[in-house]
Parts: sequence; structure tokens; C1' cells
RNA sequence: CGACCGGGUCAGGUGGUCGCGGGCGCCAGGCCGCGAGGCGGCGCCUGAGGAAAGUCCGAGCUCCGCAGGGCAGGGUGCUGGGUAAUCCCCAGGGGGGGCGACCCCAAGGAAAGUGCCACAGAAAACGUACCGCCCGCCAUCGGCGGGCAAGGGUGCAACGGUGAGGUAAGAGCUCACCAGCGGUCUGGCGACGGACCGGCUAGGUAAACCCCACCCGGAGCAAGACCAUGUAGGAGGAGGAUGACGCUGCCCGCCGACUCCUCGGGUUGGUCGCAGGAGGCCGAGGGGCAACCCCGGUCCCAGAGAGAUGACCAUCCACGACAGAACUCGGCUUAUCGACCCGGUCGUCCC
RNA sequence: GCGCCCGUAGCUCAGGGGAUAGAGCAGCGGUUUCCUAAACCGCGUGCCGCAGGUUCGACUCCUGCCGGGCGCA
Repeated sequence: CGACCGGGUCAGGUGGUCGCGGGCGCCAGGCCGCGAGGCGGCGCCUGAGGAAAGUCCGAGCUCCGCAGGGCAGGGUGCUGGGUAAUCCCCAGGGGGGGCGACCCCAAGGAAAGUGCCACAGAAAACGUACCGCCCGCCAUCGGCGGGCAAGGGUGCAACGGUGAGGUAAGAGCUCACCAGCGGUCUGGCGACGGACCGGCUAGGUAAACCCCACCCGGAGCAAGACCAUGUAGGAGGAGGAUGACGCUGCCCGCCGACUCCUCGGGUUGGUCGCAGGAGGCCGAGGGGCAACCCCGGUCCCAGAGAGAUGACCAUCCACGACAGAACUCGGCUUAUCGACCCGGUCGUCCC
Repeated sequence: GCGCCCGUAGCUCAGGGGAUAGAGCAGCGGUUUCCUAAACCGCGUGCCGCAGGUUCGACUCCUGCCGGGCGCA
């Protein structure tokens, strides 16, 4: 210098004018409303994101009779740790890819059982031979009987692989090495790794049923609580003490009088939940490989209810992407013009 | 905002690991008719919403997106 790999930060800047939401202070004591309450002017402060998105996981919070037992159902799935928790994160083990930095893996069990493996093929796993090879007989284009599974062929996949011995031909029949399985010893918390021994062999599929281990009550801020106002606790139908509704889909158990549909009528106002939190930032503080945890300091950082965060001008540059909060957090996934920083790898050249 | 469901031919729907993916309506061609309709005969029709993965094999199973619809004071 070029090509890459991993991690992180930012998301047009500055100034001016006008406007909008929220908070605080001051002024005014007026207007609206039966009421709870609402409305004004000025000044100051503050006002979207890394994804606010998808709603895919996990929680907080709230209500359901604080959620009992069994079955069913759902989720997770190498090991150890982190966390409030997780399908997330970190570290490690195993497999695969790349020269490498590094990346990817939905990854327990197929010797518990069941199912499936189309076509082709002898045979797709209770079992087996199409072409062949070998032996014997008949008497040779061939047929019959027996042995074999090494070779050919089929297929995604063929009953361990390679080599040597052995044999009529062959075969774990025997031996060596390799793969796999079982056992013993050993290192590691563990997944797993290493060494030795053994008998010669066990197909694939669990994102098929299933088995094993662990976890799961249901609903969701339109949850829910309070205040105010209004009114017809009205009509018809269905179910219900032979137990409705509800507590989880079913059963048991519990509870104990309402529930559902259609029509008709009323109120459709205010306050809380709701912004101080598993919170952000800083530390040449501590522990840990790390995720993360502890300690100290510091900051307050949108909060509406038809729903604010915008428009214009000037100027600079690299000419600005994806996109907009609605109960709140922690993750994941998806979208995204670009710019910068840190660490590392490979190649080329020069010293 | 929260919860749930569905994407297969032009339309309405079947199909739930091995098919050349089917059915009805619609469409096209022919017969009939002076012409049309009806009737009869025949024919075509698909990237199974998109992209990855599992499997030998995916419309079907799993994951992520995209689009559409429904309910909730």
C1' cells in the first nucleotide's frame, strides 16, 4: 500500500426567526362547567431511536377466589457459568468451513419401543442373491444340485474400511492398521480428551411418534383503581341448585346465583396507573479469562389522550440512510446513505 | 396499543413427506342456431406469498420476513 476479519462510537453541524408538547416560577383573580375539574399571558428549563419496528422470547406491574391434585398440552435441549428471567449473553467441549485473523452449527437419546425409507435394486434391516465366481453331475448355445458374497449392477443410503495371509472360490476365517462399540485406568466440576484391553460390527430418520431431564395457572395498561355525571337493576329468547359462571382444555376437588344472545335507554367527563428505574454516565476502585457482579462519585433524561418534537433563512461539509415513543424494562430478529476509532490476519514492495 | 387467524389456477376451496398438485365456477376451441343463450364434446391454467434450514426427497416439518383479515373501552 492492497485485500480482508473482529469489536465499538456517531446518525449532518452552527447561528437566527416563528410555532407545538411537558415541567417550574411569576402575573392576573377573569371565563367555562351542576360538579370532579378545565382554560390565559410572560420568563426559564426540557422534548424520539439504534432500531422507538416485528411482537419472536423473557420479566416487572395489575386483575382473575393467591392459582389444590391428576391427565392432556406447550416450551427448552452438548457442558459450566452470568442474570430478575429467557429460546439471550460469556467461557469451554464436539463437528464443519477458511492459507489465516476468524466464522457457522435447531447440537440429549436410533443396543426402550413403534412407524417410515418413493423409484430403482436380489435385498432398505423378523431377512437376502439379478449378473457373476467356484465345485460336482448331465453331456456341453446350455441345464440341474450345492458352496460364496470378494467383483459388477441399483440407489441418498447396501449389513465395517484398506492391505496381507488363507481358500475349490470365498468369507473377521486369521492377522496388522483405521473407524465405531463396550470395559478398565487416568486428566477435567463437567461436556469431553488420552492410554490400555476385549469381542469382530451395530444402516438412516426424533425440525416422525416417542423416551429422558428441566421449566410452564390464565389474561393482559383497551390490565386495573378512584371520583363525578346520567339512567329504565327495561323487554324478548336460551341455559342454570339434577350446580350455571368462574378457578386451565378435560376429570376430581373448590365455589355458590347468576351467565349468554337480540332489542331498547343512559354516560361517553376528570384523576391515578404514567416516567426515580433490574436507570444513565464517570472511576489509573475491587473480584472474575469473560458475560457480569460489588463499591464510590455524579445526573434527572419525552410523557400525550385525536395524540407535541416542526417550518423558514444564513452558512459549512462528506450533501445526510432506515425510520417516529404511547405501561415499563432485558434480549433476539429485521431495515439502514455513510463517517470515524481500536485490535488483528494475509499478500506485495522497501529498509 | 394488545391478542388471534389466513396466504394453493382469474374466483371459491381440497390436498398434512414420494402425484404430471386437484375440484367447482370462470376462460378458450368445436358441435348445434339465421345470431345469441342454454345444452353437448374437448382443452389449457400454477416458482403452493418470499427467503433460509431439516430430510435422499418439502405445498406439507422448523425458523425469519412480506401481505391480508378479525376481535378487544
Predicted 3D model of RNase P RNA and transfer RNA as a complex of 424 nucleotides. It holds a member of the Rfam family "Bacterial RNase P class A". Gene Ontology terms of the family: dimeric ribonuclease P complex, ribonuclease P activity and tRNA processing. By type it is a ribozyme. The prediction has a mean pLDDT of 79.